[in-house]
RNA sequence: CAAUCUUGAACGCUUAAUUCUUUAUUUCUAAAGAAGCGGGGGACCCAAUUUCUGGGGUGAAUCGCCUUCGGCUCAAUGCAGCCGGAGGGGUAGGGUUACACUCUUCAACCCGAACCCGUCAGCUAACCUCGUAAGCGUGGUAAGAGGAGGU
Numbered sequence: 001c002a003a004u005c006u007u008g009a010a011c012g013c014u015u016a017a018u019u020c021u022u023u024a025u026u027u028c029u030a031a032a033g034a035a036g037c038g039g040g041g042g043a044c045c046c047a048a049u050u051u052c053u054g055g056g057g058u059g060a061a062u063c064g065c066c067u068u069c070g071g072c073u074c075a076a077u078g079c080a081g082c083c084g085g086a087g088g089g090g091u092a093g094g095g096u097u098a099c100a101c102u103c104u105u106c107a108a109c110c111c112g113a114a115c116c117c118g119u120c121a122g123c124u125a126a127c128c129u130c131g132u133a134a135g136c137g138u139g140g141u142a143a144g145a146g147g148a149g150g151u
């Protein structure tokens, strides 16, 4: 000097997932409560009448294409059709790039999943009810406007 691992603090990012109080003491561990934030159910009116091709919810996470492997089907034996697995590159849409914030533009880099309800739910005031996990480390001192802050 560089790399790796562990621990703590500060700052920051995705997300609703943050703050405070009390009791214990396993000290970002548990339980309970409150505030804030977020979700679901739920009238009139309106909308919709399509319910096995089941339907629905959270979420940005939808839609298809190509390659390959396996299984099944055929009056058709085909670069055939259907289902599933693996891989690739696109896409509706979403995010970050540090003034504590918002909008627009350019550029770059990412995500484009997963899970739940259980035959059932349109919207929806009052009302009822649930969650508040988890996972990470971007760097353009880019441009314009508003605002904040400073002088």
Base pairs, nucleotide, nucleotide: 011137012136013135014134018035019034020033021032022031023030024029036132037131038130039129040128041127046122054120055117056116057115058114063090065088066087067086068085069084070083071082072081073080074078093111094110095109096108097107099147101146102145103144104143105142106140